This is a predicted structure of a 318-nucleotide RNA (Bacterial RNase P class A) from Roseateles depolymerans. Rfam family: Bacterial RNase P class A. Rfam classes the family as a ribozyme. Of the family's consensus pairs, 97% are formed in the model. Model confidence (mean pLDDT): 75 of 100. A source record names the gene rnpB. RNAcentral holds the sequence, with entries from ENA.

RNA sequence: GAAGCAAGCCAGACCGCCGCUGGGGCAGGCGUGGAAACACGGCCCUGGAGGAAGGUCCGGACUGCAUAGAGCGGCGUAGCAGCUAACGGCUGUCCGGCGAAAGCCGAGGAUCAGAGCAACAGAGACGAGCCGGUUAAGUCCGGGUGAAACGGGCAAUCUCUACGCGCAGCAACACCAAGUAGGCCAGCGUUGAUGCGGCUCGCAGAGCUGGCGGGUAGGUGGCACCGAGCCGGGCAGCGAUGUCCGGCCCAGAGGAAUGGCGGUCACGCCGGGGGCAACCCCGGUGCACAGAAUCCGGCCUAUCGGCUUGCUUCACUC
Numbered sequence: 001g002a003a004g005c006a007a008g009c010c011a012g013a014c015c016g017c018c019g020c021u022g023g024g025g026c027a028g029g030c031g032u033g034g035a036a037a038c039a040c041g042g043c044c045c046u047g048g049a050g051g052a053a054g055g056u057c058c059g060g061a062c063u064g065c066a067u068a069g070a071g072c073g074g075c076g077u078a079g080c081a082g083c084u085a086a087c088g089g090c091u092g093u094c095c096g097g098c099g100a101a102a103g104c105c106g107a108g109g110a111u112c113a114g115a116g117c118a119a120c121a122g123a124g125a126c127g128a129g130c131c132g133g134u135u136a137a138g139u140c141c142g143g144g145u146g147a148a149a150c151g152g153g154c155a156a157u158c159u160c161u162a163c164g165c166g167c168a169g170c171a172a173c174a175c176c177a178a179g180u181a182g183g184c185c186a187g188c189g190u191u192g193a194u195g196c197g198g199c200u201c202g203c204a205g206a207g208c209u210g211g212c213g214g215g216u217a218g219g220u221g222g223c224a225c226c227g228a229g230c231c232g233g234g235c236a237g238c239g240a241u242g243u244c245c246g247g248c249c250c251a252g253a254g255g256a257a258u259g260g261c262g263g264u265c266a267c268g269c270c271g272g273g274g275g276c277a278a279c280c281c282c283g284g285u286g287c288a289c290a291g292a293a294u295c296c297g298g299c300c301u302a303u304c305g306g307c308u309u310g311c312u313u314c315a316c317u318c
Base pairs, nucleotide, nucleotide: 001314002313003312004311005310006309007308008307009306010305012265013264014263015262016261017260018259020048021047022046023045024044025043026042030041031040032039033038050289054300055299057298058297059296060295061294062169063168064167065166069201070200071199072198074165075164076163077162078161079093080092081091082090083089094108095106096105097104098103109160110159114158115157116154117153130143131142132141133140173221174220175219176218183212184211185210186209187208188207194204195203196202229248230247231246232245233244234243235242236241267286268285269284270283271282272281273280274279
């Protein structure tokens, strides 16, 4: 230097003007909307998208139903050892496959429990037999085909084994507020209706279902300052990871904020010009994928362009 492998990072920067939205402080205790609950309104300070916020695939936190219980059924996972709140994730390692190597990939338990399946060829494909010769006798020998012919294969077919899983989801749920109220009729119901989202047990237990008629769907919390949190360092461990110390507080709506315009600089591409060249000047244009919605850990998918580190092989120079 070339080709490749692995890990990680950036996702334009700054200034001005005009907006949107969360929080804190001050002032006020007033005005507006509303039946109310409550919300909004002034001034100052300050925060405001991502590596995937995405798909909603897996796991958890949280909430309700019994404190989430038992059996059957159902679903999921699968070498071995570990990490973790948990996982189908991650780490290490064995085996198998690919590669010259760095390295990458793997639905990798069990076919002496049982069932099922096997294209083409072949007389016959899971039942054991069939054909030819031979013997006292299925007694012995041979048999084209085919991946496989009384000996095996497939579990990504059922099944078995081990382990895990109750169900629903923030439109959960709780509270406030005249009001998914109050009323009338029929049926069922403490000899147990109904609920616990397959069935049975078990537990709770006084209402439930349908019709008529009349209405509501508003607000607050959950929810965003304390977390499986972020940054830096030490220690233990091959590693995933754990632990200790120091520092930091970092979006939050509820028809859904995070934007628009202008300027300067940087970067890529195109065109023109100058220069031996490195490069410089001018003009135009572009800057991806994509937008938080209860939160968190993963996986998968999308992504213009660029950067860093380590490793492998080859070539050259000393």